Two RNAs folded together computationally: RNase P RNA and transfer RNA, 373 nucleotides in total.
It holds a member of the Rfam family "Bacterial RNase P class A". Rfam describes the family as follows. Ribonuclease P (RNase P) is a ubiquitous endoribonuclease, found in archaea, bacteria and eukarya as well as chloroplasts and mitochondria.
The coordinates come from a structure-prediction model, not an experiment, and the mean pLDDT is 77.
């Protein structure tokens, strides 16, 4: 110098005029007013209700080691294996197989292990060939070789991702998780039909709420169905210098910065709060900066 | 704003604790039948399983991210 790799940061600035939301002020006015992701809603927490959240089963999550934290599946450091790269580095996997189960096709056999097959040995049976191009028989021919059965021994051909040795989860182990979510939840105001029909129940208690089920707990004189009637407003939750309730954070002009272009001129990313916070993931023009690696050259 | 469900052929849908060329009906095309059409019969083609990555011997199916559509809660 070139190429690469990992991390951090910024992501327009100023002025004028007009306008919007909130707070404050009698008023003039003054102050504040989107992001690194406000996004996806993928994790975790605060907060609220249900018993200050209880038991069992079911269900879900996590999984090498150590640390960090309010908490986490996040983050930091370390270890081992696979893959990519010359390298810095990136990426991915990482409890266990005792129990319960799973593995298409191929293969003798696929999860229990020995059957099956081949080789040679021993014992035993008379057996073999043609007939026979399904099989059997009549019939014919031949032989001490071959074949059948049993016993114990050796081998494992080739298939397949995987073959008495492993893999995997739905199984086991350890740890954790109560459920629902701010449209949670609480309060105020207003209206109506306290009527009609049917069923059922009033402590021997129907029914309702509560976690998928069973308990437990709480409420309990009404409840359910039919056909109808009424209402659908407001406030709190919502804070910490954004803060509303369909939702403000903008427009115009000028100057500067950056990019394209000879110039005229054009462009300036991704995107926009809705209870809040910690992470992750995804989108993003351009720029600044630090560590490290490789190649080349010079000293 | 929160929660949940779905995406497979032109259309409507199946697809079992992951197993091989992913199926069915309608539609399309070709042939037969008919004077011709419809109906009927026979056959054929048509799929990036919404997209990308991962796990696995093997992914429509399991895991992660993204895109699109729908339902529901005051």
């Nucleotide at each position: 110098a070139g190429a690469g790799u990992a991390g951090g940061c910024c992501g327009g600035u100023c002025u004028a005029u007009c306008g919007c939301g909130c707070a404050u002020g009698c008023g003039a006015g003054u102050g504040c007013g989107a992001g690194g992701a406000a996004a996806g809603u993928c994790c975790g927490g605060g907060c609220a209700g249900c018993a200050u959240a209880g038991a069992g089963c079911a269900c879900c999550g996590u999984a090498a080691c150590g640390g960090u934290u309010a908490a986490c599946g996040g983050c930091c450091g370390u270890c081992a294996g696979g893959c990519a790269g010359u390298g810095a580095u990136g990426u991915u996997u990482g409890g266990u197989c005792c129990c319960u189960g799973c593995a298409a096709c191929a293969g003798a056999g696929a999860c229990g292990a020995g059957a099956c097959g081949c080789u040679a040995u021993g014992c035993u049976c008379u057996c073999c060939c043609c007939g026979a191009a399904a099989g059997a028989a009549a019939g014919g021919g031949g032989a001490a070789a071959a074949g059948g059965g049993c016993a114990a021994a050796g081998c494992g051909g080739g298939u397949g991702a995987a073959a008495c040795g492993g893999g995997c989860a739905c199984a086991c182990u350890a740890c954790g998780g109560g459920c629902u979510g701010c449209a949670a939840u609480u309060c105020c105001a207003a209206g109506u039909a306290a009527a009609c029909c049917g069923a059922u129940g009033u402590c021997u208690g129907a029914g309702c709420g509560u976690u998928g089920c069973u308990c437990g707990c709480g409420c309990g004189a009404g409840u359910c169905g039919g056909a109808g009637g009424g209402u659908a407003g407001g406030a709190a939750g919502c804070g910490u210098u954004a803060g509303a309730u369909u939702a403000a954070u903008g427009a115009u002009a000028g100057a500067c910065g950056c990019c394209c272009g000879c110039a005229a001129g054009g462009g300036u990313a991704c995107a926009g709060a809705a209870c809040c916070c910690g992470g992750c993931u995804u989108a993003c023009a351009g720029g600044c900066u630090u560590g490290c690696u490789c190649u080349u050259u010079a000293a | 704003g929160g929660u949940c469900c779905g995406g497979u052929a032109g259309c409507u849908c199946a697809g079992u604790u992951g197993g091989a060329u992913a199926g069915a009906g309608c539609a399309a095309c070709a042939g037969c039948c008919u004077u011709c059409u419809a109906a009927g019969c026979u056959g054929u083609g048509g799929g990036u399983c919404g997209g990308g990555g991962g796990u696995u011997c093997g992914a429509g199916u399991c895991c992660c991210c993204c895109c699109c559509g729908g339902a529901u809660c005051a």